[in-house]
Molecule: Lysine riboswitch aptamer
Organism: Candidatus Enterenecus merdae
């Protein structure tokens, strides 16, 4: 150094189904009234907004279960694209989906503060921080255990 197989463990991801949330919310109908609408610009164009009653969802996010792929699993972060939302035009933000790059970050989950995203106290993403846990190396002669570094570009185990 190649190829094959493997192990971490509240371990990744995916899909199904079911629940709760979204929310008495959006649409819709009636009946009433008034003024106005950008993150930034433009410009009159649209007609749009507010109460009261009636009807009354859904997506996208989560958890729980049971499958299916699998252990860089997979996440993010840049770039390039596309759908939508922000009334309409442009810029600029946002979810979400494709793609690229295999070059950049992270060995795994947990727990807290912050920030961003989300309707959210659900949850996802980063960042710091802790203390866990794998896993190797040095070091206390060895075991045992402990401490001290590292990082998946790692580790084990078998062939060549």
């Nucleotide at each position: 150094u190649g190829a094959u197989a493997g192990a971490g463990g509240c371990g990744c991801g995916g899909u199904a189904c079911c629940g709760a949330u979204c929310a008495g919310u959006a649409c819709c109908c009636g009946g009433g009234g008034g003024g106005c609408a950008u993150g930034g610009a433009c410009g009159a164009c649209u007609g749009c907004c507010c109460c009261c009653g009636g009807c009354g969802a859904a997506a996208g996010g989560c958890a729980g279960u049971a499958c299916c792929g699998c252990c860089g699993a997979a996440g993010g972060a840049c770039g390039g694209g596309g759908c939508g939302c922000u009334g309409g035009u442009c810029c600029g933000g946002c979810u979400c989906c494709c793609c690229g790059c295999u070059g950049c970050c992270u060995g795994g989950g947990c727990c807290g503060c912050c920030g961003g995203g989300g309707a959210a106290u659900a949850c996802c993403c980063g960042g710091c921080g802790g203390a866990c846990u794998g896993u190797c190396a040095c070091a206390c002669c060895c075991c045992c255990g402990u401490g001290u570094g590292a990082a998946g570009c790692g580790c084990u185990a078998u062939c060549a």